[in-house]
Overview: The prediction has a mean pLDDT of 81. This is a predicted structure of a 90-nucleotide RNA (transfer RNA) from Sedimenticola sp.

RNA sequence: GGAGAGGUGCCGGAGUGGCCGAACGGGACUGAUUCGAAAUCAGUUGACCCUUUGCGGGGUCCCAGGGUUCGAAUCCCUGCCUCUCCGCCA
Numbered sequence: 001g002g003a004g005a006g007g008u009g010c011c012g013g014a015g016u017g018g019c020c021g022a023a024c025g026g027g028a029c030u031g032a033u034u035c036g037a038a039a040u041c042a043g044u045u046g047a048c049c050c051u052u053u054g055c056g057g058g059g060u061c062c063c064a065g066g067g068u069u070c071g072a073a074u075c076c077c078u079g080c081c082u083c084u085c086c087g088c089c090a
Stems, first nucleotide, its partner, number of pairs: 001086007010026003018070001027045006046061006063079005
């Protein structure tokens, strides 16, 4: 350089244009259980901003930037990055 696949939360990973800030698994936290733990069961668990004494409430965010659309994590374009195969130079 050519071809292809991919980038989603703490990690892995799914995701028909609307039911999604987002399944499921892991991890973590809280509780139940236990003399205590492990295992098991139940619940909770992204970031930033605004607001609230607090509990809460609201907004934006799915690599970055554009576009299509009433509506985009999902479709299109550009860029960046990662992986696989092929080729070239050293």

About this RNA
Its Rfam family is "tRNA". Rfam classes the family as a transfer RNA.